Source information:
Small-subunit ribosomal RNA from an uncultured Synergistales bacterium, 1443 nucleotides, folded computationally.
RNA sequence: AAGGAGAGUUUGAUCCUGGCUCAGGAUGAACGCUGGCGGCGUGCUUAACACAUGCAAGUCGGACGGUGUAUAUUGGAACGAGGCGAGUGGGUAACUGUGAGCCGAGGGAAGAUAUGCACAGUGGCGGACGGGUGAGUAACGCGUGAGGACCUGUCCAUCGGAGGGGGACAACAGCUGGAAACGGCUGCUAAUACCGCGUAUGCGCGAGAGCGUGAGAGGGUGGCAACAUCCGCCGAUGGAGGGACUCGCGUCCUAUCAGCUGGCAGGUGAGGUAACGGCUCACCUGGGCGAAGACGGGUAGCCGGACUGAGAGGUCGCACGGCCACACUGGGACUGAGAUACGGCCCAGACUCCUACGGGAGGCAGCAGUGGGGAAUAUUGGGCAAUGGGGGGAACCCUGACCCAGCGACGCCGCGUGGGCGACGAAGUCCUUCGGGACGUAAAGCCCUGUUGCGCGGGAAGAAGGAAGCGACGGUACCGCGCGAGGAAGCCCCGGCAAACUACGUGCCAGCAGCCGCGGUAAUACGUAGGGGGCGAGCGUUGUCCGGAAUUACUGGGCGUAAAGGGCACGCAGGCGGGCCUGUCAGUCAGCCGUUAAAAGCGGGGGCUCAACCCCCGUGCGUCGGCUGAUACUACAGGUCUUGAGUAUGUGAGAGGGAAGUGGAAUUCCCGGUGUAGCGGUGAAAUGCGUAGAUAUCGGGAGGAACACCAGUGGCGAAGGCGGCUUCCUGGCACAUAACUGACGCUCAGGUGCGAAAGCCAGGGUAGCGAACGGAAUUAGAUACUCCGGUAGUCCUGGCCGUAAACGAUGGAUACUAGGUGUGGGUGCCGCAGGGCAUCCGUGCCGGAGCAAACGCGUUAAGUAUCCCGCCUGGGGAGUACGGCCGCAAGGCUGAAACUCAAAGGAAUUGACGGGGGCCCGCACAAGCGGUGGAGCACGUGGUUUAAUUCGAUGCAAACCGAAGAACCUUACCUGGGUUUGACAUGCAGGUGGUAGCGAAGCGAAAGCGGAGCGGCCCCGGGUUUCCGGGGAGCCUGUGCAGGUGCUGCAUGGCUGUCGUCAGCUCGUGUCGUGAGAUGUUGGGUUAAGUCCCGCAACGAGCGCAACCCCUGUUGUCAGUUGCCAUCGGGAGAGCCGGGCACUCUGGCGAGACUGCCGUCGACAAGACGGAGGAAGGUGGGGAUGACGUCAAGUCAUCAUGGCCUUUAUGCCCAGGGCGACACACGUGCUACAAUGGGCAGCACAGAGGGAAGCGAAGCCGCGAGGUGGAGCGGAUCCCAGAAAGCGGCUCUCAGUUCGGAUUGCAGUCUGCAACUCGGCUGCAUGAAGCCGGAAUCGCUAGUAAUCGCAGAUCAGCCAAGCUGCGGUGAAUACGUUCCCGGGCCUUGUACACACCGCCCGUCACACCACUCGAGUUGUCUGCACCCGAAGCCGGCAGCUUA
Repeated sequence: AAGGAGAGUUUGAUCCUGGCUCAGGAUGAACGCUGGCGGCGUGCUUAACACAUGCAAGUCGGACGGUGUAUAUUGGAACGAGGCGAGUGGGUAACUGUGAGCCGAGGGAAGAUAUGCACAGUGGCGGACGGGUGAGUAACGCGUGAGGACCUGUCCAUCGGAGGGGGACAACAGCUGGAAACGGCUGCUAAUACCGCGUAUGCGCGAGAGCGUGAGAGGGUGGCAACAUCCGCCGAUGGAGGGACUCGCGUCCUAUCAGCUGGCAGGUGAGGUAACGGCUCACCUGGGCGAAGACGGGUAGCCGGACUGAGAGGUCGCACGGCCACACUGGGACUGAGAUACGGCCCAGACUCCUACGGGAGGCAGCAGUGGGGAAUAUUGGGCAAUGGGGGGAACCCUGACCCAGCGACGCCGCGUGGGCGACGAAGUCCUUCGGGACGUAAAGCCCUGUUGCGCGGGAAGAAGGAAGCGACGGUACCGCGCGAGGAAGCCCCGGCAAACUACGUGCCAGCAGCCGCGGUAAUACGUAGGGGGCGAGCGUUGUCCGGAAUUACUGGGCGUAAAGGGCACGCAGGCGGGCCUGUCAGUCAGCCGUUAAAAGCGGGGGCUCAACCCCCGUGCGUCGGCUGAUACUACAGGUCUUGAGUAUGUGAGAGGGAAGUGGAAUUCCCGGUGUAGCGGUGAAAUGCGUAGAUAUCGGGAGGAACACCAGUGGCGAAGGCGGCUUCCUGGCACAUAACUGACGCUCAGGUGCGAAAGCCAGGGUAGCGAACGGAAUUAGAUACUCCGGUAGUCCUGGCCGUAAACGAUGGAUACUAGGUGUGGGUGCCGCAGGGCAUCCGUGCCGGAGCAAACGCGUUAAGUAUCCCGCCUGGGGAGUACGGCCGCAAGGCUGAAACUCAAAGGAAUUGACGGGGGCCCGCACAAGCGGUGGAGCACGUGGUUUAAUUCGAUGCAAACCGAAGAACCUUACCUGGGUUUGACAUGCAGGUGGUAGCGAAGCGAAAGCGGAGCGGCCCCGGGUUUCCGGGGAGCCUGUGCAGGUGCUGCAUGGCUGUCGUCAGCUCGUGUCGUGAGAUGUUGGGUUAAGUCCCGCAACGAGCGCAACCCCUGUUGUCAGUUGCCAUCGGGAGAGCCGGGCACUCUGGCGAGACUGCCGUCGACAAGACGGAGGAAGGUGGGGAUGACGUCAAGUCAUCAUGGCCUUUAUGCCCAGGGCGACACACGUGCUACAAUGGGCAGCACAGAGGGAAGCGAAGCCGCGAGGUGGAGCGGAUCCCAGAAAGCGGCUCUCAGUUCGGAUUGCAGUCUGCAACUCGGCUGCAUGAAGCCGGAAUCGCUAGUAAUCGCAGAUCAGCCAAGCUGCGGUGAAUACGUUCCCGGGCCUUGUACACACCGCCCGUCACACCACUCGAGUUGUCUGCACCCGAAGCCGGCAGCUUA
């Protein structure tokens, strides 16, 4: 030092390239479902959108004058009971009124002083901090490190000072304007407010002397005072902290932004500033910036850090911290130590509000809160207790900073929803092969615990000052007790990736889906359920970032063919650069120092019960700065060297380039001669040319272009490219020599030049050729291929263009790394010579190591390395659009995006395919014979029809097929009738004793209903007489179930068809290849054959082939009846009898054929050809036998079977009908069209079969079908049974007939319950189409085709002219493999793999979506120029005030 995983998806498969996608982590999140508790964090990412309301910055009375109020002291006014009372009225008087003035208790006003409180003002300090936001800003804005020309209130340290004067302005009062906001005028007044004067260690000037300039404030407390103390004031010096400025380096995308700049760059001087400075101004100079990206555009606050990553890196800048910027938008200054000032001012603008319409007010990007926007983000809470800030001497006041609380699973962390025991395992649910399995110790039940919760009780720290007092949070945390399992689980997933499977529903629907992809009737992929997996108060989804992605590759990729080498060269900048010596020390390396704020990270420790979180200590963090040192390498400087490079001298090869001249052949044209009817052209023709004489041929002439042979994988050139010969001019190259220079080199962005063909401009030229065009053909068409013509062009001169599969699809340079063999050029040595050896340069082929995905490359590298340049980053869109540059134009260069796809690709593999090649088969063609297609009929099918015409089979390989027998039955279809435990099987339960069974009448079309009547049994126990109980068979009832020719052959088994009786198909081991795979199995021969031989990295083996099996052909032997009859006998003349077993025959066992023998050919092999022998010869003929597989071929209706459907019916029974319909179409057949024939009569010869509910003889009857008859026969014996073609004879004579027999009428016969629909046969009558069949098409190679009849199965009969067999008669032809079809092997191409019936391109039609154009219209942004122009600042002028 602690750190690195991959997977899915392109293909039939493979390897590679390459994109897409997933698993991880993260989040200021949001959305869906769900939600118990606590702690710590965190919460408008959008509209820097607009804001109601409250609060967020005040404080000081110890600076000052006032105002109000309270108290105290002082002060004593107005008023005033009462008293005296001049005078006076009434009255005779007593008496009663009136009454100036005086005294006057009481009463306490104004005022003054003091104190407290409150208030506005003057004044001071603070509102430049704190708090918010991220709009702007690509900038010295930020980060980092330096720097010098600066300022700094309060604070700290030190020194010095505070003398003496003066005049105002608010408040206030009066008057007054205004709705208000807010003023105006006059008058009074205080100060730590303001102003002179004096003073001066400061500043400026100056060498100095000196000159100029320039300050101030007091208040409080104690004291009678002096004085003391405290708070202030002024000047100076320094500090701390704060701020301003400058510089180095770093800091996103875009070049489809390439040029930008006028105070611009610098200087001098001045102004201005705290200060440097074009900061500003005057003058002078003409600079400055830029491919190391200026200028412009887009985007963005920057950083500490955060997320991710192994790291390098990538992404981000929320919260916390630092810096910056902003405060409704824009502009501006004022005040001040500090602002160009969020809660100050002025102006302009937009917006909102008030208004009396004249004017005013406002700025939440402070905390809450509201509307709006949005997927989305909280309380109009408490408190200054703590921390911090402002003011104050202090008390204290203020503080939405802050501390707390509230809301939100938004995040991280912690806890809980219980624990133990508890069945071979409840109920329920799900699955099931029905046995069982699963949920599952899960539950219940029993025993516990008490986190959390609820209740009660106790109850903090946080609080620090000399003491007391002081807590919003909070009766919170925490502690104790009580109660009681009680209140607390969900979400996603289960096809692969990727952990977890079944059932049902659905049926390309509904839906899922991150990628690949699921769903069309058995879906582990949709929906639900059961079960399971994962995580868990969360779980999923969506968005975003990093990772995986080495998929931008610095670490760590590539460019021959996958995307990618510039068409080639020259070359500036740049990058890189040979040997030796010395120096310097920039890079590099080392040590030390400074800084890299805190927080975060990491290590250690500590505190909340743990953790998250918090605290402490340590450490780390830079391409940074400074100092000192090292000197190998690089660099720089100096010196030197020759090997790189160049020069020189000599020699040499060459289609290297340019210019001028010149030559012959050929084509065409012109002239002339000869000559005559054609020529020419093609697949074949035609257009065209030609009797006005072509073509052909001879002679002469004109003109243009290209240069046969030599000629070569040869030479030259940088590439494009260069080809007769001669001359001139000229570039490069090789070799030799080693004389000279002394690294002078390599590469090369931009730039410049060259650059095939076509094309363009101007002028020439034009023989041939020949786009376009005309015509002739071809064709469905033929704007093509072919032909006849033919203009540009091709050629020359000059000028453009600048592209290409400009390719070795391979940039240049240098060095190194096995060989072999050609060829061009040079040199040296040897040799008399042919020639040999060596070496250098060039150019090919093969090949080793190595490289490569493979193919391949391989000293001419695609190997091993270094240097430099160009280029690539999924496919399509597209080398398109826009912009720019170039061009006369055509166009070139540069060169996107939206959108869309899950691939697009490279190489190789196996197949399949090819109107690719080679070899070879098959009645495949050809050669031949007979047919089909035309007619009539039969059968099958399609179609149509129908109540039904049951179903299946559909190119070959369905269609006389399933069906080897549809009148009923069959039968599955239709109509109608009937039936429901069923026509049939079986379990269980119950019932039954006159039960099972038989079954009359009646109804009915039948089925069936109906039931008179007849009428049983077996076993066991008890009992033994009847009888009782139980059981069996049967029957009845009920219930499980039966039944289905209902669906799915695309769920299946089995069976079958087909390629194909083709010769193929595979395996083991080995070997080769990364792999798919190859090899073997290919090759040379040969065969019917992968048959055999030989060869061979193969050696063997299996399934196929062949053989073994059957029939047939020859023969031996055995056997001899029913077969046979040569010999013998008999004989009614039939092998009939005796007899015999020789022959034929029958059928057992054998023999025989093997290329064995001979010859030739062949490799001496395999084998082929010929021959001998043989009944048979090269597999003798025929059959059976069908490899791996293909066609989702056929069959659920033979059978079997999963699933689905049906269950008083889609089952079962019955009658009748239908499967037999008929305008048509197709297939397979039969019979014909006649004389190689028809008719008539006569005569001859088979094989193989069948026969008892059978074959049925003779005889008799019938024209006949047939009837009658019944012998014989379960068969080498009897019967079916006459074989027919044939042979001999007669007749017909070419005619729709003596051909042909359909059709129809009548009459019969047979089978059968029954022949109407709908049977066969017979007789008589009727006598249709048809005279050999269009296009097309089928079979067959020998006992075959053709032709002739016979038999059988099925079957009562038969629609059979079908099928399966049997024999009789019995041909023709095959040159050959070009072609058609099918097949085998090898090879080749491929973009096919559902495999050519493949793949795939474009137009068009319809629908939809987006975009564009479009008369215009409107908005926004922006460049340049100009006009008007607010506030304000600066300057100028004028007026006013003033100690």